[in-house]
RNA sequence: AAAAGUGUAGUUUAAUGGUAGAACAGGAAACUCCAAACUUCUAGUUAUCAGUUCAAAUCUGAUCACUUUUG
Numbered sequence: 001a002a003a004a005g006u007g008u009a010g011u012u013u014a015a016u017g018g019u020a021g022a023a024c025a026g027g028a029a030a031c032u033c034c035a036a037a038c039u040u041c042u043a044g045u046u047a048u049c050a051g052u053u054c055a056a057a058u059c060u061g062a063u064c065a066c067u068u069u070u071g
Base pairs, nucleotide, nucleotide: 001070002069003068004067005066006065007064010024011023012022013021018054026042027041028040029039047063048062049061050060051059
């Protein structure tokens, strides 16, 4: 320099264009002499910008970051 791929919650990971979900972690309550464990509840998310569409995490383009390959 060229090509390909990936980007979703603090972490891991789902979602055929049609309500963004789960587990762990975090917070609160209950329990307990106190803790731990268990139980219940709770907050938090689609890399950025634009386009297509009634509707975009999903399709298209650009940018950014990372990975791989070629030279």

Predicted 3D model of a 71-nucleotide RNA (transfer RNA) from Loekoesia sp. 1 TL-2023.
The sequence is in RNAcentral, with records from ENA.
It matches the Rfam family "tRNA".
NCBI's taxonomy places the organism under Eukaryota, Opisthokonta, Teloschistales, Xanthorioideae, Loekoesia.